About this RNA:
The RNA shown here (transfer RNA) has 75 nucleotides and comes from a Candidatus Woesearchaeota archaeon. Model confidence (mean pLDDT): 83 of 100. The source organism's lineage runs through Archaea, Nanobdellati and Candidatus Woesearchaeota.

Parts: sequence; structure tokens; C1' cells
RNA sequence: GGCGAUGUAGCUUAACCUGGUUAUGGCGCUACGCUCAUAACGUAGAGGUUCCGGGUUCAAAUCCCGGCAUCGCCA
Repeated sequence: GGCGAUGUAGCUUAACCUGGUUAUGGCGCUACGCUCAUAACGUAGAGGUUCCGGGUUCAAAUCCCGGCAUCGCCA
């Protein structure tokens, strides 16, 4: 330098192909219950510019273009 894959909450992950109501589950976190207490368990809650920028569209995590990061292959 060329090609390909991946990027969504603190961590992990679904939704992407086929655009459509409030972006899903688990772990973790916070509060409460339970307990002598802790853990476990139960209930409730908070937490997301969906890597960045632009475009298409009534509407974009999803489609298109460019860029960045990581990984792999080739040179």
C1' cells in the first nucleotide's frame, strides 16, 4: 500500500440482511425488602449523541459515501 471483518450502557450481548411506536437480555451499579449482619434471593430504579462526519428518506443503529480505531490475510 491492497482486501476483508468488527465497533451498540461500566462489561457482555440482541435488533442490522428486509428502515417504522419507548434500542433487548444478562452481569455490574443505586434504593428498598428479607437477615443479628453479610452473601444469596425478591422488588423497583438510574445509566445509550448505537465509533466520528456527511448524504438519502416523512422516518436511519439499520441504506449510501468518507474518515478513525482494533484484528486478520496479501504485498